[in-house]
RNA sequence: AGCGACAAAGGCAAACGCUUCCGAAAGGAGCGGACGCAAAGCCACGGAUCUACGGUCUCCGGGGAGACUAAGACCGCCGGGUUGCCGAAA
Numbered sequence: 001a002g003c004g005a006c007a008a009a010g011g012c013a014a015a016c017g018c019u020u021c022c023g024a025a026a027g028g029a030g031c032g033g034a035c036g037c038a039a040a041g042c043c044a045c046g047g048a049u050c051u052a053c054g055g056u057c058u059c060c061g062g063g064g065a066g067a068c069u070a071a072g073a074c075c076g077c078c079g080g081g082u083u084g085c086c087g088a089a090a
Stems, first nucleotide, its partner, number of pairs: 003087002011037002016032004021028002035076001041082003045079003049073003054069007
């Protein structure tokens, strides 16, 4: 460099619940809680997935539906970049 133990010290925290929190929403934040995770640390760079306040178009008609898209979300979906604890086996 790399690899990942029925090792050691630790770390993170899914679903779910609560919150006079933020957001149009997806989702995020705090507290509780642990399904799990060797990067389940960080980054939105490439894909996937999600939202669609705004914009465009179509249809029906005093308002609604659908499609597309800017923009946003997501790193615990995959890949990539980057930093990092320990030192068995190979």
c-di-GMP-I-GGC riboswitch aptamer from a Clostridia bacterium, 90 nucleotides, folded computationally. Model confidence (mean pLDDT): 87 of 100. The model forms 95% of the base pairs in the Rfam consensus.